This is a predicted structure of a 358-nucleotide part of an RNA (small-subunit ribosomal RNA, central domain) from an uncultured bacterium. Its Rfam family is "Bacterial small subunit ribosomal RNA". The RNAcentral record of the full RNA draws on ENA and SILVA. Its mean pLDDT, the model's own confidence on a scale to 100, is 83.
Context: one part of a larger RNA
RNA sequence: CUGGGGCGUAAAGCGCGUGUAGGCGGCUUUUUCAAGUCGGGCGUGAAAGCUCCAGGCUUAACCCUGGGAAUUUGCGCUUUGAUACUGUUGAGCUAGGGUGUGGAAAGGGGCUACUGGAAUUUCCGUGUGUAGCGGUGAAAUGCGUAGAUAUACGGAGGAACACCAGCGGCGAAGGCGGGUAGCUGGGCCAACACUGACGCUGAGACGCGAAAGCUAGGGGAGCAAACGGGAUUAGAUACCCUGGUAGUCCACGCCGUAAACGUUGGGCGCUAGGUGUGGGGAACUUUCCACGUUCUCCGUGCCGCAGCUAACGCAUUAAGCGCCCCGCCUGGGGAGUACGGCCGCAAGGCUAAAACUC
Numbered sequence: 001c002u003g004g005g006g007c008g009u010a011a012a013g014c015g016c017g018u019g020u021a022g023g024c025g026g027c028u029u030u031u032u033c034a035a036g037u038c039g040g041g042c043g044u045g046a047a048a049g050c051u052c053c054a055g056g057c058u059u060a061a062c063c064c065u066g067g068g069a070a071u072u073u074g075c076g077c078u079u080u081g082a083u084a085c086u087g088u089u090g091a092g093c094u095a096g097g098g099u100g101u102g103g104a105a106a107g108g109g110g111c112u113a114c115u116g117g118a119a120u121u122u123c124c125g126u127g128u129g130u131a132g133c134g135g136u137g138a139a140a141u142g143c144g145u146a147g148a149u150a151u152a153c154g155g156a157g158g159a160a161c162a163c164c165a166g167c168g169g170c171g172a173a174g175g176c177g178g179g180u181a182g183c184u185g186g187g188c189c190a191a192c193a194c195u196g197a198c199g200c201u202g203a204g205a206c207g208c209g210a211a212a213g214c215u216a217g218g219g220g221a222g223c224a225a226a227c228g229g230g231a232u233u234a235g236a237u238a239c240c241c242u243g244g245u246a247g248u249c250c251a252c253g254c255c256g257u258a259a260a261c262g263u264u265g266g267g268c269g270c271u272a273g274g275u276g277u278g279g280g281g282a283a284c285u286u287u288c289c290a291c292g293u294u295c296u297c298c299g300u301g302c303c304g305c306a307g308c309u310a311a312c313g314c315a316u317u318a319a320g321c322g323c324c325c326c327g328c329c330u331g332g333g334g335a336g337u338a339c340g341g342c343c344g345c346a347a348g349g350c351u352a353a354a355a356c357u358c
Stems, first nucleotide, its partner, number of pairs: 004330004008312002013326001015208004022201003026093003030090001033087001035086002037082004041077004052067005096198001097195005103189001109184007116161001122156007132143002169176002213254002217250002222248002227243004265325006273303012307314002331358003340351004
């Protein structure tokens, strides 16, 4: 360097999706063309070298001259042919994909509005009540005779939803958990019908995207970066304690990151089983239902054979056996940095080196 080897943990899967170009693509004894492909022809593929013949250096090696053959596995052609495969055109098919009807049905999937109770407190009011409370390893700061803590009743307010709850469910991922209603996305099963390859992937692009953070509003109970104070300590810019502001919450708009993890891209097919669990279906059992048994489809766990793996482990939810498409890696540091560009209000993000050094 790459037509190489790789990407769970060694470097390496984009955080996730929709989808453009492109790449790849089901069945037929069917049809057309002949671009790829295969064959012939012609042109070209310098010379030398190699090989063969003849000649020349006294011979030979070497070299030279002339001739022939071959090689250059290639390229080109308004050349000619073949048609299995790929492609192209037409026709047809139903196994992939999709749609529908009818049926069954699970779900914290999303958005909006309304609403509930327990509690934590916290705050406010009133009553009882009196000297402490709180906090720690021990204390102190702090709170309290202006009546705290405790206790009872009432009120205000914000945030989060115990049990159910599960190794369980839903979602592409991020993520989603009180209740009711409305709007709305996706998936599964069974039977049939329709469509007729309409498919897979996906550079760019576009959208979504935890937390923190940002802009200008609202809200603010608890918690709590920063910050104040008290301790600890040699010190203590910490761990512990007492306070406490952003923030956490809502609505508009940004940001675009993460151990965004299964550290495992997507699709299709194939390859022993066992056991649990969620959703559906069929048969048997049952007078019916429920339960149960068997089979089956979809999901989600555990164990385990073959095989794979450096090992650990993976193992029908593959990291096994294959095909298609995308992304990415190529010694450590310098560095996910500088510079430039693009994006952003900013914070910063994306893209992304080199010198030097080991």